Annotation:
The prediction has a mean pLDDT of 76. A computed fold for a 338-nucleotide RNA from an Armatimonadota bacterium, annotated as Bacterial RNase P class A. The sequence was found by an Rfam model in a public genome assembly. Its Rfam family is "Bacterial RNase P class A". About the family: Ribonuclease P (RNase P) is a ubiquitous endoribonuclease, found in archaea, bacteria and eukarya as well as chloroplasts and mitochondria. Taxonomically the source falls in Armatimonadota (Bacteria, Bacillati).
């Protein structure tokens, strides 16, 4: 110098002019004018997860449904205990963060994993292939018989070949009619005993044994643990108007609601059709705070990347996704030179 890996920062600033919007003050014709101050991100996106906050609401149980799934630590909703009612303590779900184990990829720095159970059961593995799970004989090999010397039949076989993503361990030797864990040595896997390391997941070593019983659960399912619902268009207040109208059904033998269902709780209205009126304001709501929704345009200067991805809507924390370009730190690899 090159090619990579991981982490972090910026992605705009200052001034002038003009425009939009919020707010403070003053004027005044209540809508304008003047002066001062503020005005979109690292993700504002996704709506994935949790919380604050609000309502159901006066509290439960069971089922269903949903979520999570290797280990440890931290944080942690709801829960439990105590309380001087301010709060304190205890264990802890999911998510997230950190570290590790196992599996996979890469020469490496490093990256990825939806990582409980297939021996509780059910299902699936297309096509090809003889055969896809206690599944099998297409070619082939061996033995016997027939006979037209190259075919047919019977029996044995799964070592060789073929098909496939995958075919009931691998390699070598012995053995056999030919073969096969049939036997043996080594290796892998499985089961088991002992010892070492680690909090643990797990791992290392060694002895013995039967020879080996596929894969798939982001398929149904099983096991363990956890879980009220809905959401700012939540919810609350004020004002005004009309026809507090007409018809029907249900309801203390329990309406509506809690709750998807049942039990249970509560305790008086609820639903359908026709018709009429109002479709307004304030709070919630914010050192940006709109309510069809503002936050912009031009020029100059410095810097030199300002050109990408892209626009707030109750708020906060996390995760995920998209990003032109600029900068910083650490690490890896091959080559060259010293």
């Nucleotide at each position: 110098g090159g090619a990579g890996c991981g982490a972090g920062u910026c992605g705009g600033g200052u001034g002038a002019c003009g425009g939009c919007u919020c707010u403070u003050c003053g004027g005044c014709u209540u809508g304008c004018c003047g002066a001062g101050g503020g005005g979109a991100g690292g993700a504002a996106a996704g709506u994935c997860c949790g919380g604050a906050c609000u309502u159901c609401a006066u509290a439960g149980a069971g089922c269903g449904c949903g979520g999570u799934g290797c280990c440890c630590u931290g944080u942690g909703a709801g829960g439990c205990u105590c309380u001087u009612c301010g709060g304190a303590g205890c264990a802890c779900a999911a998510g997230c963060a950190g570290g590790g184990a196992g599996g996979g990829g890469g020469c490496g720095a490093c990256c990825c994993c939806a990582u409980g159970g297939a021996a509780a059961g059910u299902g699936c593995c297309a096509c090809a292939g003889a055969a896809a799970g206690u599944a099998a004989a297409c070619c082939g090999c061996c033995u016997c018989g027939g006979c037209u010397u190259g075919c047919c039949g019977a029996g044995g076989u799964a070592a060789g070949g073929g098909u496939g993503a995958a075919a009931c361990g691998g390699c070598g030797a012995g053995g056999u009619a030919a073969g096969a864990g049939c036997u043996c040595a080594c290796c892998a896997g499985c089961g088991u005993g002992c010892g070492g390391g680690g909090u643990a997941a797990c791992u290392c070593g060694u002895g013995c044994g039967g020879c080996u019983c596929g894969g798939u659960a982001a398929a149904c399912c099983c096991c363990a643990c956890c879980g009220g619902a809905a959401g700012c268009a939540a919810g609350g207040c004020c004002u005004a108007a009309u026809a507090g109208g007409g018809g029907g059904a249900g309801g203390a033998u329990g309406a509506c609601g809690c709750u998807g269902c049942u039990c249970g709780c509560c305790g008086a209205c609820u639903c359908c059709c026709c018709g009429g009126g109002u479709u307004g304001g304030c709070c919630g709501c914010a050192u940006a705070g709109a309510c069809a929704g503002a936050u912009c345009g031009u020029c100059a200067c410095a810097c030199a990347a300002a050109g990408a991805c892209a626009g707030a809507a109750u708020c906060c924390g996390g995760c995920u996704u998209a990003u032109a370009g600029a900068c910083u730190c650490g690490c890896u690899c091959a080559c060259u030179g010293u």